[in-house]
Molecule: transfer RNA
Organism: Minisyncoccota bacterium
RNA sequence: GGGCGGUUAGUUAAGUGGUAUAACCGCGGUCUCCAAAACCGAUAUCAGGAGUUCGAUUCUCUUACCGCCCG
Repeated sequence: GGGCGGUUAGUUAAGUGGUAUAACCGCGGUCUCCAAAACCGAUAUCAGGAGUUCGAUUCUCUUACCGCCCG
């Protein structure tokens, strides 16, 4: 330099154009003499930018970062 894949909540992951989802952590509550466990609840996320579209996490381009392959 070329090719391919990946980037979603604090962490690990799901999500093939129509309300972004789960688990764990953390937070609040119930329970308890206290705590743990259990149960209930709420918050929080699409790497940056641009394009296509009525509508983009999803399709296209580009940039950044990570990994693999080729030279």